[in-house]
RNA sequence: CAUCCAUCAAGAGCAACCGAGAGACCUGGCUCGUCGACGUUGCAGCAACCCGGAACGCGGGUGCUAACGCCAGGACCGAUGGGAG
Numbered sequence: 001c002a003u004c005c006a007u008c009a010a011g012a013g014c015a016a017c018c019g020a021g022a023g024a025c026c027u028g029g030c031u032c033g034u035c036g037a038c039g040u041u042g043c044a045g046c047a048a049c050c051c052g053g054a055a056c057g058c059g060g061g062u063g064c065u066a067a068c069g070c071c072a073g074g075a076c077c078g079a080u081g082g083g084a085g
Stems, first nucleotide, its partner, number of pairs: 001085001003083006013043005021032003025074005044065003048062005069077001
């Protein structure tokens, strides 16, 4: 990178750095944000998938930690995990 399968209304935040946009994309809404959002890093937490284990998030690999994937419509939709290439 393309392909197949599963999941996406549950759950879980503080600090430091940065500095103006962010919530994937388009249209419309709504929300978050200089009382510092988004992002990065550290630590903490959650437990969806895989491996191990008699079992307990207990160990390991990913993932996640505002709002239903923020909502409605759209599109070769997207994201995450696993399989095979």
Overview
SAM riboswitch aptamer (S box leader) from Nanchangia anserum, 85 nucleotides, folded computationally. Model confidence (mean pLDDT): 85 of 100. The organism belongs to Nanchangia, within Bacteria.